[in-house]
The RNA shown here (FMN riboswitch aptamer (RFN element)) has 182 nucleotides. Rfam family: FMN riboswitch aptamer (RFN element). On this family, see Winkler et al., Proc Natl Acad Sci U S A 2002: "An mRNA structure that controls gene expression by binding FMN". Rfam links the family to the GO term FMN binding. The coordinates come from a structure-prediction model, not an experiment, and the mean pLDDT is 77.
RNA sequence: AUACGUUCUCGGGGCGGGGUGGAAGUCCCCACCGGCGGUAUGCAAGCGGGCCCAGGCCCGGUUGCGAGCCCGCGAGCGCCCGCCAGAGGUUCAAGGCCGGUCGGCCGGAACCGAUGGCGGGGUCAGCAGAUCCGGUGCGAUGCCGGAGCCGACGGUUACAGUCCGGAUGGAAGAGAACGGAG
Numbered sequence: 001a002u003a004c005g006u007u008c009u010c011g012g013g014g015c016g017g018g019g020u021g022g023a024a025g026u027c028c029c030c031a032c033c034g035g036c037g038g039u040a041u042g043c044a045a046g047c048g049g050g051c052c053c054a055g056g057c058c059c060g061g062u063u064g065c066g067a068g069c070c071c072g073c074g075a076g077c078g079c080c081c082g083c084c085a086g087a088g089g090u091u092c093a094a095g096g097c098c099g100g101u102c103g104g105c106c107g108g109a110a111c112c113g114a115u116g117g118c119g120g121g122g123u124c125a126g127c128a129g130a131u132c133c134g135g136u137g138c139g140a141u142g143c144c145g146g147a148g149c150c151g152a153c154g155g156u157u158a159c160a161g162u163c164c165g166g167a168u169g170g171a172a173g174a175g176a177a178c179g180g181a182g
Stems, first nucleotide, its partner, number of pairs: 004179007016030004031162002033151002035073004042065004047060005068149002077126001078124001079121007088112005095106005131147005153165003
């Protein structure tokens, strides 16, 4: 110094204008937004070397930043498991009450169970989202220029990335303090 352990902190942005309409932040036209880790030819700083009158340029390595659509991850929905609640249903035993030879009502136990809530798990998925062209260059889906595309679930006077809700939640992860090996 690191692995590791404990505790704590942090950990998501965005509808502005117009149209239609009884009603739209939901439709249409224009607008706006982009979680976490990785990758890196970009940017910045300073270091070493070279070119060089200067000013800058080139090479090397260091640190920081650098992708919504490249590789992964997270949340959410589905699926699976457990617990709780539970409309309704089935079966069994046998009692009480009421009218009466049969029927009705009440009470017990076990099981099935729509649906809802809570917790957990796997990463199986799912549409688990979406990028191309030109330029530069040894090298670019990342830089520069241009044109595109994507965005959980529930709610709603009308269909939602931007409003409300689960959520004062959870979480990818980031950092700090203390301990601390081999």